[in-house]
RNA sequence: CGGGCAGUAGCGCAGCCCGGUAGCGUGCGUCGUUCGGGACGACGAGGUCGCAGGUUCGAAUCCUGUCUGCCCGA
Numbered sequence: 001c002g003g004g005c006a007g008u009a010g011c012g013c014a015g016c017c018c019g020g021u022a023g024c025g026u027g028c029g030u031c032g033u034u035c036g037g038g039a040c041g042a043c044g045a046g047g048u049c050g051c052a053g054g055u056u057c058g059a060a061u062c063c064u065g066u067c068u069g070c071c072c073g074a
Base pairs, nucleotide, nucleotide: 001073002072003071004070005069006068007067010026011025012024013023020057028044029043030042031041032040050066051065052064053063054062
């Protein structure tokens, strides 16, 4: 320098191909249960989808640029 993959909630990930209100597990908070805790159950909070632009009625998803990490090549 060129190419590929990944980046989404505190953590681990799905959703992307084929655009239509952002989800799962775990963790966290409250409550129930218990003598108390754990386990279990119920409810809830938490994310401008790495960043910036573009297309579109509408973008996590399509297009362009860019940043970070990993891999391959030179």